This is a predicted structure of a 72-nucleotide RNA (transfer RNA) from Jenufa perforata. The coordinates come from a structure-prediction model, not an experiment, and the mean pLDDT is 80. It matches the Rfam family "tRNA". Rfam classes the family as a transfer RNA. Lineage of the source: Eukaryota > Chlorophyta > core chlorophytes > Chlorophyceae > Jenufa. RNAcentral holds the sequence, with entries from ENA.
């Protein structure tokens, strides 16, 4: 220098253009003498950053930016 992928809750991951959800953790209760296992219930997102399409965008389009890769 060039290509391709990534980017969502602390973390690891989903979401057919039509109200953003799961586990796990963290909170708090029940068990238990007591810790852990276990069960309940809860918390917690400008979806990297800025335009554009669209009635409606996490999702189609454009630049930017980060991290991984693969060519030179």
């Nucleotide at each position: 220098g060039a290509a391709a992928g990534u980017a969502u809750a602390g973390c690891u991951c989903a979401a057919u253009g039509g109200u953003a959800g799961a586990g796990c953790u963290c909170u708090g209760g029940a068990c238990u003498c007591a810790u852990a296992a276990u069960c309940c219930a809860u918390u917690g997102g400008c979806u990297g950053a800025a335009g554009g399409u669209u009635c409606a965008a996490g999702u189609c389009c454009u630049u930017c930016u980060u991290c991984u890769u693969u060519c030179a």